[in-house]
RNA sequence: GACGAUAAGGGCAAACCACUCGAAAGGGUGGGGCGCAAAGCCGCGGGCCUAAGGGAGCGCUAGCUCCUAAGGUAGCCGGGCUGCCGAAU
Numbered sequence: 001g002a003c004g005a006u007a008a009g010g011g012c013a014a015a016c017c018a019c020u021c022g023a024a025a026g027g028g029u030g031g032g033g034c035g036c037a038a039a040g041c042c043g044c045g046g047g048c049c050u051a052a053g054g055g056a057g058c059g060c061u062a063g064c065u066c067c068u069a070a071g072g073u074a075g076c077c078g079g080g081c082u083g084c085c086g087a088a089u
Stems, first nucleotide, its partner, number of pairs: 002089001003086002011036002016031006034075001040081003044078003047073004053068006
């Protein structure tokens, strides 16, 4: 350095619930605990989600469908930055 143990001391926290912000996806706080060795941080590449606003089409004029500026996801993958511990190999 790679690597990651039924190690030690600790850390984070899915679903779900409450409150809250948002049009939504989703975020924040508290409870909770499925999991996690970067489940620490960054939307840079890809993926995925939303689409109030904007555009297009349809239309029974109620609306419906598609696309999208933009937003979101770091617990989807890759990349960048940083970091605790030390059995085996």